[in-house]
Molecule: transfer RNA
Organism: Candidatus Parcubacteria bacterium
């Protein structure tokens, strides 16, 4: 400098054929309990690294940076 792979809720990940974001862990309340845990119900929180673009519609397709990983020079 150049291939390639990743940037999603606090964390670890999913949504691989565009249709308006979900799982476990973690947090809160409540209810159990002497009390704390484990169970059991409910409940907050991310608009998808960052700007453009294509589209009625983009996390998801293109396009430009930026950051990690890695191979190659």
């Nucleotide at each position: 400098g150049g291939g390639c792979c990743g940037g999603u809720a606090g964390c670890u990940c999913a949504c691989c054929u565009g249709g308006u974001a979900g799982a476990g862990c973690g947090c809160c309340u409540c209810g159990u309990u002497u009390g704390c845990a484990c169970c059991g119900a409910g409940g907050a929180g991310g608009u998808a690294g960052c700007g453009g673009g294509u589209u009625c519609g983009a996390g998801u397709c293109c396009u430009g940076u930026c950051c990690g990983g890695u191979c190659c020079a």